[in-house]
Context: one part of a larger RNA
Order: sequence, then C1' cells, then structure tokens
RNA sequence: UGACGGGGGCCCGCACAAGCGGUGGAGCAUGUGGUUUAAUUCGAUGCAACGCGAAGAACCUUACCAAGACUUGACAUCCUGAUAACUUUCUAGAAAUAGAUUGGUGCCUUCGGGAGAUCAGUGACAGGUGCUGCAUGGCUGUCGUCAGCUCGUGUCGUGAGAUGUUGGGUUAAGUCCCGUAACGAGCGCAACCCUUGCCCUUAGUUGCCAGCACGUAAUGGUGGGAACUCUAAGGGGACUGCCGGUGAUAAACCGGAGGAAGGUGGGGACGACGUCAAGUCAUCAUGGUCCUUACGGGAUGGGCUACACACGUGCUACAAUGGCAGGGACAGAGGGUUGCCAAGCCGCGAGGUGGAGCGAAUCCCAGAAAGCCGAUCGUAGUCCGGAUUGGAGUCUGCAACUCGACUCCAUGAAGUCGGAAUCGCUAGUAAUCGUAGAUCAGAAUGCUACGGUGAAUCCGUUCCCGGGCCUUGUACA
Repeated sequence: UGACGGGGGCCCGCACAAGCGGUGGAGCAUGUGGUUUAAUUCGAUGCAACGCGAAGAACCUUACCAAGACUUGACAUCCUGAUAACUUUCUAGAAAUAGAUUGGUGCCUUCGGGAGAUCAGUGACAGGUGCUGCAUGGCUGUCGUCAGCUCGUGUCGUGAGAUGUUGGGUUAAGUCCCGUAACGAGCGCAACCCUUGCCCUUAGUUGCCAGCACGUAAUGGUGGGAACUCUAAGGGGACUGCCGGUGAUAAACCGGAGGAAGGUGGGGACGACGUCAAGUCAUCAUGGUCCUUACGGGAUGGGCUACACACGUGCUACAAUGGCAGGGACAGAGGGUUGCCAAGCCGCGAGGUGGAGCGAAUCCCAGAAAGCCGAUCGUAGUCCGGAUUGGAGUCUGCAACUCGACUCCAUGAAGUCGGAAUCGCUAGUAAUCGUAGAUCAGAAUGCUACGGUGAAUCCGUUCCCGGGCCUUGUACA
C1' cells in the first nucleotide's frame, strides 16, 4: 500500500422486511449428470454450466459408429501430356463408384500458337470440427451502470509511498458546493443518440371522413374535402426556470403554482482501470505440435431421440374468480413472389379444390383471446384434468420404421395446491390473456417482439446476501 475480520461508523441495492405469484409434490416437454451403447459427436460446470453454443438432428446438417470403397485427393496454385466443353441411355451396386454407350468437334489467331474447360500423370502440396483458450488475436460473460480508476506539476516522507481522491454538507453519481499543500487534467458519471408521453408547422395516398352531395341490403362505396385520426419529416416543450420554507447567504432538499409531462418524466443503446491463467483453437484468425493409402475425402445405414435413476428450466393441471355449448365486441407489432393466399365449393376435422388480389398504409396471413350477455354443470377424481394406448386419416418431404407435426373416433393415468428448502417482481410492473416473427420443406411448451385486462405492498434498515466510502486490528501478500 492492499487484502481480510463472526471490528467500528456512514450509505445503497427486490438484499431483508411488507405483499403478489411461483418452483420443490403430479403428468408431459426440454437441457444436464449418470448408466447403457458399435456410436449414444464435441463444448459449457457455484453465482456467471444445465429450453446454454443449437434462430429449429428423419436424409442433409454431422463433427460420432458399422460395413463397403478413394489416395495430388471434395477445394487452391504450379508443371507435363491428351482431349472441345458438354451430353443421352444401359448394366452391376445400398449408394459412393465401376463398366459400356449416344449426340457433339466449339472460341481467338500474325496459322507458330493461345484462352477456357475436362481427363490422366508427377511431385511440390492440399486437407484435419486432431491437441494445446495455461502460447495467442478477436469476441463474450462476471463483479456492475457499482462510482470508481488514474495522471502531470507541486509539496511532504531516507524510502515503499502519501497528498490531490481526506474533511463539513449534498446527490442516483469522485453529482455539486464549501473548506483545504495542493493546483489542474484524463478515463468513467451526466449530457449528446434511439424510442415513448403533449403541442405546432409542412405534406395528404394506398390512410382519414366533420360538413355538402350521390348511391347501396350494407360498407369512405363514389364525387369531393384537408378539419379530425393517422402516417413521417422538421420544430417547440422541462431548465429546480417561477413562488414559499429549510440550509452556511452555498450546493441542495421539502412543499406549491402553472403544465401533457417535474426535479434523471418512462424505456433502451451505451459497461472506466481492472478481477476471475473465467469462456471460446468447434464461428473466424493464428504460434507450436501431431496425422498424411489417414486423425484427410466421398457414400449407405445407424447414432446424436437409448433409460433402474438424480438435478435444472418450463408447459398443463388439480377446478365454480371454473369447465362446456351458444350469441355478440375491442388491439398492437410483424411477415409475404421458390411467397402470403381471398370469395365460392367438398370434408365432422386436419385439409382438399378453386383461382381473385397483392412485390403490399391498397391484397393476403387474420377468426385476436381473456372480457361481455344469457343457458347448463353443483363439489364429484366430476361435464375437472388430460397423460397413455388402440383404430382411422391429413400434410410436408426421394423417404416419416428407428425418429415429424396435426386431425377425428375410442381410451381416460397421475393429480384434490405440494416437506425441508427456494425463485421472480416496486407500476402500466407482477399476475393473467392472446398475436406475430426469426430459424424453417416439415417439425416450439423454447427464444425474440407485440399489444389486451391489470393489482397488492414498501413501517423500516435490527438481521441474511452483495456493494461503496472512512476508520481500526492483523503472525496474510
């Protein structure tokens, strides 16, 4: 000087407390451990691994395994030789591949040849998701959006170092004020950026429709309008600016006015010096090392989907604030031409048919659901719950056996609110309800985004956890 303390002081955070809803019990989904296996590819492992890499394993992906095959190689550059390139069909085979076969003789040319492509050969080389993240770059997590981390000059100290950065207030903040052997400065904080909340201006189609007409069974459907909504570009607006009080007359805090919004208005992006030899050699790049008829490359089938078990994360429930059938409302944000697919018709349905429109403020996906209205069920393993299994189908796709999703009929398991323990959340939040998207041929209870309905509680900081500042002790560095 740090680090640590079941030392002290001050302060903060859904840290506790106060509340609301969960997890832990059940079934299923998914990830992991373990076990099994020819293989169950690899990585991630307290917080900060475990619906994680994977925004999507039937083949492919695929890195793993088995049997059957290749060796200048699937890919790149160079050399030599040959042949146009390319293409049709057949045989064997699971395919890779091997053999046979048809058409085709091209382009430029100074006629020497050249360019491109294919095949064969030779070796230089290719190739490696082999190893090392403890050799690395880059990227990322974490402490933590915590308020800190430093420097120049000066001063003090023999020196390590100190000071500044401590102190009195204050703040979300090393934020600001005052004091001060310090005076300044840098990286952080804040602001600048995006979004949302109010207003104005401009613009008015594909969006809008107040007033005026026309028309319809009905609809901005039509003429028209530019007011309103909206769209999207530019402005305004909030600054403790104003008033009162407290305070050192400061910084600031408390209350109030006006205002759509008030003291950082809400949300996001943004992550200082560093810590964890944290993670990643399997995104990529890369040193070293290893393999080179194989640890490389191609193909078929299998595996990654196994299953006495254990854990994590979720979904669905156990019901009446509910289930079921009927009627009838209201979003936002997205996506669409290898696409989204309307009306109509067929099917109980998944879906089929059909073909209109739309490269989309125009058309389509597209019915929002919870909610509301009235009817039924009456506390029951039930008109709750839907696992499992049998049968019949639909769709995608060369192909759904291993191993897809969905539909219909039948079946109707566990489960009556969950031990010790443990998690999230402070407001348009939690809870609850549906919608869309990426990936994607098909395949979400995951992920990401969107809106609808919409709470309770916060006395307080004694305690648990994490953190900041000062101080103290130390046999630690």

Predicted 3D model of a 477-nucleotide part of an RNA (small-subunit ribosomal RNA, 3' major domain) from an uncultured prokaryote. Its Rfam family is "Bacterial small subunit ribosomal RNA". The full RNA is in RNAcentral, with records from ENA.